[in-house]
A computed fold for a 111-nucleotide RNA from an Acidobacteriota bacterium, annotated as c-di-GMP-I riboswitch aptamer. It was read from a public genome assembly, where an Rfam model found it. The model forms 95% of the base pairs in the Rfam consensus. The prediction has a mean pLDDT of 83.
RNA sequence: UGCUGACAAAGGCAAACCCGUCGAAAGACGGGGACGCAAAGCUUCGAGACUAACGUCCACGAAUCUACCUCAGCAGGAGUGUCCGGGGGCCAAGUCGGUCGGGCUGCCAAA
Numbered sequence: 001u002g003c004u005g006a007c008a009a010a011g012g013c014a015a016a017c018c019c020g021u022c023g024a025a026a027g028a029c030g031g032g033g034a035c036g037c038a039a040a041g042c043u044u045c046g047a048g049a050c051u052a053a054c055g056u057c058c059a060c061g062a063a064u065c066u067a068c069c070u071c072a073g074c075a076g077g078a079g080u081g082u083c084c085g086g087g088g089g090c091c092a093a094g095u096c097g098g099u100c101g102g103g104c105u106g107c108c109a110a111a
Base pairs, nucleotide, nucleotide: 004109005108012037013036017032018031019030020029021028022027035098041104042103043102045101046100047099048096049095050094055090056089057088058087060085061084063082064081068077069076070075
């Protein structure tokens, strides 16, 4: 120096869960708490996973406008468009580095 990783030493991080804050959600942050971790330090470059607010599509329901049809008229009918409501499908520009690979950095040193 490279690999490697010990019931070593000194330290470090902190899953689930609980509380608070933020967020539509996934999730994040802070406090408590430890399942674990030798990169459980950093990084979305590749893969994967999660969510689906916005957008878009579908059917349904409601409102409304114009023309149309029926009617002597009141009124009724069907359909297009617009908008609203909840439901469903798709969608990342959102999220996960404690899912994996890659990249960058780094403590210790027994075999």